[in-house]
RNA sequence: AGAAAGGUUUUCUAGGGUUCCGCGGCUGCUUUGCGGCCGGCCUGUGACCGAGAGAAAACGCGCGGCAUUCUCGCGUACACGGAGGGACAAAAGCCCGGGAGGA
Repeated sequence: AGAAAGGUUUUCUAGGGUUCCGCGGCUGCUUUGCGGCCGGCCUGUGACCGAGAGAAAACGCGCGGCAUUCUCGCGUACACGGAGGGACAAAAGCCCGGGAGGA
């Protein structure tokens, strides 16, 4: 100085907010009910978002054996990090981004 499967997806988790549901407060009406406004400092077995540096699985990829579209084995390591900006209703370990920077 350069290269890269440091790949993709799914299901979850840490975490996150507040469109919907629920909950709480106030309130209207034709009051076992149906609405309106406010509240996420509201610890929700609902729902939603959700990790490069969290988990699991599948596929994929690399090497090798056998063999020749298959199949089997092994490997797929490491990973500090702002500020700022962006999306959805909103926020975030989401996205920019394994970025800037640092080591």
Molecule: Guanidine-I riboswitch aptamer
Organism: Geobacillus thermodenitrificans subsp. thermodenitrificans DSM 465